[in-house]
Context: one part of a larger RNA
RNA sequence: CGUAGGAAACUUGAGGGGAGCUGUCCUCAGUACGAGAGGACCGGGACGGACCGACCUCUGGUGUACCGGUUGUCGCGCCAGCGGCACCGCCGGGUAGCCACGUCGGGAAGGGAUAAGUGCUGAAUGCAUCUAAGUACCAAGCCCACCCCAAGAUUAGGUUUCCCACUUUCGAGUCUGAAGGCCCCUGGUAGAUAACCAGGUUGAUAGGUCGCAGGUGUAAGCAUGGUGACAUGUGUGCCGAGCGAUACUAAUAGGCCGUGCGC
Numbered sequence: 001c002g003u004a005g006g007a008a009a010c011u012u013g014a015g016g017g018g019a020g021c022u023g024u025c026c027u028c029a030g031u032a033c034g035a036g037a038g039g040a041c042c043g044g045g046a047c048g049g050a051c052c053g054a055c056c057u058c059u060g061g062u063g064u065a066c067c068g069g070u071u072g073u074c075g076c077g078c079c080a081g082c083g084g085c086a087c088c089g090c091c092g093g094g095u096a097g098c099c100a101c102g103u104c105g106g107g108a109a110g111g112g113a114u115a116a117g118u119g120c121u122g123a124a125u126g127c128a129u130c131u132a133a134g135u136a137c138c139a140a141g142c143c144c145a146c147c148c149c150a151a152g153a154u155u156a157g158g159u160u161u162c163c164c165a166c167u168u169u170c171g172a173g174u175c176u177g178a179a180g181g182c183c184c185c186u187g188g189u190a191g192a193u194a195a196c197c198a199g200g201u202u203g204a205u206a207g208g209u210c211g212c213a214g215g216u217g218u219a220a221g222c223a224u225g226g227u228g229a230c231a232u233g234u235g236u237g238c239c240g241a242g243c244g245a246u247a248c249u250a251a252u253a254g255g256c257c258g259u260g261c262g263c
Base pairs, nucleotide, nucleotide: 001152005163006162007161008160009159010158011157015149016148017147018146021049022048023047024046025045026044027043033038051106052105053104054103055102059100060099061098062097066093067092068091069090070089071086072085073084074083075082076081110144111143112142117137118136119135120134165174166173167172175260180257181256182255183254184200185199186198187197188196205250206249207248208246209245210244211243212242214239215238216237221234222233223232224231225230
């Protein structure tokens, strides 16, 4: 821009893409078969491998804005207590998120038309013949079925709901600016940016605060013991992303687009 008014929501599916794998064991049954050795088809069931998708409850990894321990050195006048630098200094852990080594799921079943192949009936050719007329089966393959995209499918589809006038000499004029959307702002389940989604005071969108979960692992201070390093007692302290609550802070105020059509 189009989809013959504008708008919101829900959809149909032309068409396209994805997936499509396979093993072992049990049973049938030591049966059929076979002199024996051996040893099934068909059917039913169980457990796996690899691959693919989703997710983070569990297990584990990461987690350089979380907690702790510790070495050297410098600084805060000194002690104590802290901070900077040294690969995040090194080391031990670790929330959310992101992940796999973790968890869950998938291939199927079924229908249709077929290939090679197997048939029925059956002439040409009094027989025969699956084929010439007719007709039945049959594959991991084809079409559907399963998952995803999808009306620019210009054949531009469908359904529901919402929305706005007067005059006219039919050229237009006047008045108005609807439904809805955008700008702007707070953000994330989204994301490079757009877009998408949640919100904008009639508000829990983000921050803060409070509570909880969770992580570190018992802070500082004081007391006691020890020459001391330190230990013990008392006391918990600190905390990013998580889950809630709460208008304290910031989403204020405002602006713009969008009309009235009949070809």